This is a predicted structure of a 350-nucleotide part of an RNA (small-subunit ribosomal RNA, central domain) from an uncultured bacterium.
Context: one part of a larger RNA
C1' cells in the first nucleotide's frame, strides 16, 4: 500500500459557505485525446514461464518461443472527453399563499427573590437525620402599605415548531435570513461534492468599563467523621448579566458526513394543496414537505437498523489500522494569557 471497514469493537471533522479538484441530466451531429482492433518498430545477453535437444538422470548446458510497456501506422465509433446544436425532468427564477421560540435592535409588563422606609405585633426565627455556627428586644421572623434594584419569564407547553451547527420560549414593534406549498410563465444543466481558504461555534475562561437581585467555584465558619482539604448547614469573593473584543474547546451525540435515485406496509401527529361532505365547519379521502411509533423484505457480531437505513446503488471529502506511554514530547505555525492547533514520535512495556 492494497483489502476490508468508521451506531455501540480502532474509525464521520463541531457547523456551515466555498477556491482548486474530482464526479455529473435527456436527444442529434462531429471529432477521435482516453478506449478497442491489425500490423510493425523497440523491449542487450543471461535469468523466469512454455515446448524441444544434449551429458546414464538430475542439477547443469543448450535451441526455440512467449511478453506488460513504450513509439509509430492504419482502421473501428458503444462508452468517457473536447466541439456543436436541441431539451426540459436536475437547478435556479417569477407569480400566488402559508407556519414557525431562526436572528438583530428598541420599548413595555406582572409574579417571585432581596433590600430601604413606615404600620401593626411579640419573643423567638432560621436551618437539619438531629444539632450548631448565623439573625432577633438596639424588636428579628410573620404580616399590611409604599419604595428601589437585577435576573429570569409561571401556566399555554407537546416524541410541537424553528435554525447549518452551537442554539433559540413573557408582550408589542421595526429590520432581516431560511423554509414549505400550488401555478408551471421564464432561464436552460446554470448541478453535486469540497483539500486550502473564510465564517459562525454551548458551558467555562481572559481583557476593558459599566452592572450585581438571586445563586455562587475559592474562602470562612458549624456540623459528621477515626480523619473529612467533601457530601449537610449559615455566609460569601470572582463568575452568573450589559457593551466591546479575544479565546475556539464539549457525551459540540443520531456517539449514525454530505447529495442523488430505488426498495412491503400500518399507526400518530405539525403545516399547506386537491376532492366528497348544509355554500366557509366536524368528519373522511386524497396529494406534497417535516416530525414520532411499529413492521416486510434486506442488513447486522448481537444489540437493532429498517423510505428520516445501520437495505439496493453512485459521486465527492473526512476519519481508522493493538493496548499503555501520549493527544505526552520536539518541532512548526495561533492567541496578550490560561492555553488551542497539528502530530498515536521514541524509549520502555504488555
Nucleotide at each position: 500500500u492494497u483489502g476490508g471497514g468508521u451506531u455501540u469493537a480502532a474509525a464521520g471533522g463541531g457547523u456551515g459557505c466555498g477556491u482548486a479538484g474530482g464526479c455529473g441530466g435527456a436527444c442529434g451531429c462531429u471529432u477521435a485525446a482516453g478506449u478497442c482492433a491489425g500490423c510493425g518498430g523497440u523491449a542487450a545477453a543471461a535469468u523466469u514461464g512454455c515446448g524441444g535437444g544434449g551429458c546414464u538422470c538430475a542439477a547443469c548446458c543448450u535451441c526455440g518461443u512467449c511478453g506488460a510497456g513504450c513509439c509509430g501506422u492504419u482502421g473501428a465509433a458503444a462508452c468517457u472527453g473536447g466541439g456543436u446544436g436541441c431539451c426540459u425532468u436536475g437547478a435556479g427564477u417569477g407569480g400566488g399563499c402559508g407556519a414557525g421560540a431562526a436572528g438583530u435592535a428598541c420599548g413595555c409588563g406582572g409574579a417571585a427573590u432581596g433590600c430601604g422606609u413606615g404600620g401593626u405585633g411579640u419573643a423567638g426565627c432560621g436551618g437539619u437525620g438531629a444539632a450548631a455556627u448565623g439573625c432577633a428586644u438596639a424588636g428579628a421572623u410573620a404580616u399590611c402599605a409604599c419604595g428601589c434594584a437585577g435576573a429570569a419569564c409561571u401556566c399555554c407547553g407537546a416524541u410541537u415548531g424553528c435554525g447549518a451547527a452551537g442554539g433559540c420560549a413573557g408582550c408589542g414593534u421595526a429590520c432581516c435570513g431560511g423554509c414549505g406549498c400550488c401555478c408551471a410563465a421564464c432561464u436552460g444543466a446554470c448541478g453535486c461534492u469540497g483539500a486550502a481558504g473564510c465564517a459562525c461555534g454551548a458551558a467555562g475562561g481572559c481583557g476593558u468599563g459599566g452592572g450585581u437581585a438571586u445563586c455562587g467555584a475559592a474562602c470562612a465558619g458549624g456540623a459528621u467523621u477515626a480523619g473529612a482539604u467533601a457530601c449537610c448547614c449559615u455566609g460569601g469573593u470572582a463568575g452568573u448579566c450589559c457593551a466591546c473584543g479575544c479565546a475556539g474547546u464539549a457525551a459540540a451525540c443520531g456517539a449514525u458526513g454530505a447529495a442523488u435515485g430505488c426498495u412491503a406496509g400500518u399507526u400518530g401527529u405539525c403545516c399547506g394543496g386537491g376532492g366528497c361532505g348544509a355554500c366557509u365547519g366536524a368528519u373522511u379521502u386524497u396529494u406534497g414537505a417535516g416530525u414520532g411509533a411499529c413492521a416486510c423484505a434486506g442488513c447486522g457480531a448481537a444489540a437493532g437498523c429498517g423510505u428520516u437505513a445501520a437495505g439496493c446503488a453512485u459521486u465527492c471529502c473526512a476519519c481508522c489500522u493493538g493496548g499503555g506511554g501520549a493527544g505526552u514530547g520536539c518541532g512548526c505555525g495561533g492567541g496578550a494569557a490560561u492555553c488551542g492547533g497539528u502530530g498515536a514520535a521514541a524509549a520502555c512495556u504488555c
RNAcentral holds the full RNA, with entries from ENA and SILVA.